The prediction has a mean pLDDT of 78. c-di-GMP-I riboswitch aptamer from Paenibacillus oryzisoli, 106 nucleotides, folded computationally. The sequence was found by an Rfam model in a public genome assembly.

C1' cells in the first nucleotide's frame, strides 16, 4: 500500500430454535444455543435494495333507513371492528454499498 487471507497465535462474534421483556408489526433485547462469519466491528439523517404498516388515504362487502305484500331490487346515510390496496415516519447492514480495524503475508 494491496481486488491479500496459505500457516499461526491470541481470540472475537453468533443463525435458526426455544424462553422473558418491549413493540400494532417487522424487529429489538437478555438467556440458552451455534448454521455459520477475516471486518457477522460502526453507520439506517438524503447511495441501491429488503421488511412491516400503528397512522393516513382510497375501495369492496357487510350493517342501518326508506320504498315494495314478500323474495327480490332501487333510493338514501353514517361510522368503522373486520378484509383489500397504496404509503415510512417504523425495521433490516448476518443482502449489496460506505467508514475504521487486530493477526499473519505480499
Nucleotide at each position: 500500500g494491496g481486488u491479500u487471507g496459505a500457516u499461526a497465535a491470541g481470540g472475537g462474534c453468533a443463525a435458526a430454535a426455544c424462553c422473558g421483556c418491549u413493540g400494532a408489526a417487522a424487529a429489538g433485547u437478555g438467556g440458552u444455543g451455534a448454521c455459520g462469519c477475516a471486518a457477522a466491528g460502526c453507520u439506517a439523517a438524503a447511495g441501491g435494495g429488503a421488511c412491516u404498516a400503528a397512522a393516513u388515504u382510497g375501495g369492496c362487502a357487510a350493517u342501518g333507513a326508506u320504498a315494495u305484500c314478500c323474495c327480490g331490487u332501487a333510493u338514501c346515510c353514517c361510522a368503522u371492528a373486520u378484509c383489500c390496496a397504496a404509503u415510512a415516519u417504523g425495521u433490516c447492514a448476518g443482502c449489496c454499498a460506505g467508514c475504521u480495524a487486530c493477526c499473519g503475508c505480499c